[in-house]
RNA sequence: GAUGAUCGUCCGCCGUAGCCCGAAAGGGCGAAAGCGGGAGGAAAGUCCGAACUCCAGAGGGCAGUGCGCCGGGUAACGCCCGGUCAGGGUAACCUGAAGGACUAGUGGCACAGAAAACAUACCGCCUUUCGACUCGAAGGGUAAGGGUGAAAAGGUGCGGUAAGAGCGCACCGCGUCUGCUGUAAGGCAGAUGGCAGGCAAAACCCCGCACGGAGCAAGACCAAAUAGGGAAGCAAAGUCUCGCCGAAGCCCGAAAGGGCGCAGGCGGACGAGAGGACGGCCCGUCCGAAGCUUCCGGGUAGGUCGCUCGAGCCCGUCAGCAAUGCCGGGCCUAGAGGAAUGAUCGUCGCGCCGAAGUUCGCGCAAGCGAGCCAAGGUGGACAGAAUUCGGCUUA
RNA sequence: CGGGGCGUAGCUCAGCCUGGUAGAGCAUCUGCUUUGGGAGCAGAGGGUCGGAGGUUCGAAUCCUCUCGCCCCGACCA
Numbered sequence: 001g002a003u004g005a006u007c008g009u010c011c012g013c014c015g016u017a018g019c020c021c022g023a024a025a026g027g028g029c030g031a032a033a034g035c036g037g038g039a040g041g042a043a044a045g046u047c048c049g050a051a052c053u054c055c056a057g058a059g060g061g062c063a064g065u066g067c068g069c070c071g072g073g074u075a076a077c078g079c080c081c082g083g084u085c086a087g088g089g090u091a092a093c094c095u096g097a098a099g100g101a102c103u104a105g106u107g108g109c110a111c112a113g114a115a116a117a118c119a120u121a122c123c124g125c126c127u128u129u130c131g132a133c134u135c136g137a138a139g140g141g142u143a144a145g146g147g148u149g150a151a152a153a154g155g156u157g158c159g160g161u162a163a164g165a166g167c168g169c170a171c172c173g174c175g176u177c178u179g180c181u182g183u184a185a186g187g188c189a190g191a192u193g194g195c196a197g198g199c200a201a202a203a204c205c206c207c208g209c210a211c212g213g214a215g216c217a218a219g220a221c222c223a224a225a226u227a228g229g230g231a232a233g234c235a236a237a238g239u240c241u242c243g244c245c246g247a248a249g250c251c252c253g254a255a256a257g258g259g260c261g262c263a264g265g266c267g268g269a270c271g272a273g274a275g276g277a278c279g280g281c282c283c284g285u286c287c288g289a290a291g292c293u294u295c296c297g298g299g300u301a302g303g304u305c306g307c308u309c310g311a312g313c314c315c316g317u318c319a320g321c322a323a324u325g326c327c328g329g330g331c332c333u334a335g336a337g338g339a340a341u342g343a344u345c346g347u348c349g350c351g352c353c354g355a356a357g358u359u360c361g362c363g364c365a366a367g368c369g370a371g372c373c374a375a376g377g378u379g380g381a382c383a384g385a386a387u388u389c390g391g392c393u394u395a
Numbered sequence: 396c397g398g399g400g401c402g403u404a405g406c407u408c409a410g411c412c413u414g415g416u417a418g419a420g421c422a423u424c425u426g427c428u429u430u431g432g433g434a435g436c437a438g439a440g441g442g443u444c445g446g447a448g449g450u451u452c453g454a455a456u457c458c459u460c461u462c463g464c465c466c467c468g469a470c471c472a
Stems, first nucleotide, its partner, number of pairs: 001348007009038005018029004040382001044393002047391005052215004059283004064211005069083005084098001085096004099206002105204002108199002122146002124142008154172006173195001174193008219305004229296006238270003242267004249260004275287003298471003312331005318325002350379004357372006396468007405421004415452001423439005445461005
C1' cells in the first nucleotide's frame, strides 16, 4: 500500500421512539438503527494572478510597487508553449530576473597599483643633452614587454619604426549604412569606418507596460445582552453701507414719550465647515448644523445564508509544432465551522535485516568473501481541506 | 483563516536604506588599586550576522527560497 472483520467519527437522506407548537387539521426538532458520501500531489509557503463581496458607478495628478528579448496561449498572471540571442557541453542537450551604462543624468569601483575612466609613464625600451666612460642625472618619445588588480582602452600575424603604436595591410571582433529574408526578436550578404570604447541598473535612475483599497473574521439577515457609561483631543470660524430688537450711552422734550445707536441677540446672504466615502499625499466630487477620533470600562460570543455545479472532471473528433481551443458524449466528487476522514486484528504485497539452507569465487584443507533467501524480525515518507479557482515554489 | 513585524557576542541593541575594517552597553577573564570584598582604572577574549542559493571583484547589507519567534484582527452599545 491492497483487502476483510470489529469498533469509532463528520455530513446528507430517511424520518421510527421521543420532545415542542397548535382547539384540530397539521407543522417543527429529531436519539438509536438503516442507506449514501468523506483529503492532497502538494490540501503547505501565502509568492503571483483572478473570481466573489463591501467600500461611490472606482475620478485626475504625484508618490509607491511590480514586470521587462520576440510571437502566441489564457478570464488573468510575474504562469505556460514556440522561437531568438547569450553562456556551458565533443554532442544529444542543459541553463538564463535577457530593456537602457557613447548616442538622459547622478554617484560607486575598498586594498593594491603610475593610472579605475576628460586616461595614464612605476619598471622597461628608444633617443637628446650634460657629467662621465660598460654608468648616472635631467628632458623628450613610446602602451610592444614587466608589475598591480576582479577589471588596464580591440586580438593574431606580417610589414614598418630610433623604439613603438591601427601607423599600414590580411583575417577575426566592433560600429555605421545598404540589400535580401523573417509577423517579430533577429539572421545572412555586401560596402564602409582604423575603432566607438571597462564593470555594475538584484546602485539611484531613464524608457515602456500594469496596478484604487480591503479581504469570507469580506458581506447580508435574525436573535440576545448592557453601566446605552467615563476620560482626553478635534469641531460648528468669519464677513456684510443687509433687516428687526436693542441694556448702557448721546440727543429732543417740562413730562409721557420719541430719535440715534456701541456691545449683544434673532434672522438673511455670502462663505466656511471637523469628520466620512478616501486608502501615503494633493486636487476634485458627494454626504455632512452634528457630531467625530483615540483610550479605559461594559455586554454577547448564538443561529441562517454566503458554501460549493465550477474559467469543473473524464473520453473522443477536429484545428494547432506546442501551450491551448471549438464541438459532441458521459459524470457529480467533503462542505464541517476549531475542525470528521481514525484505531485494532487477520491475510496478501513492497523495502531492509536475516547465525540455517543453497549457488558462485579463492584455497590442498581448515576456512574466507559475495549473491539468492526459509523461519523470524522490522519499517510505513512529506503532510493534511476551512470562500473558490489558475499557476509558481518548497517538502 | 487573514494581515504585519523580528532574527547580529552569554543578554539588550546599533550597523542594512546609500555593499568594501562587525561595533556599543551590561556580563566574563586578567592586571592595578584595597587588609579583604565591592566600586573604580587599564587591557583581553568572545560572532557560520537564523539557514540555503543567486547578483557582484566583493553581501550582515541587494534579490529569491526556507526555518523559527512575536504581534494584530469578531460583533453590540
Molecule: RNase P RNA; transfer RNA
Organism: soil metagenome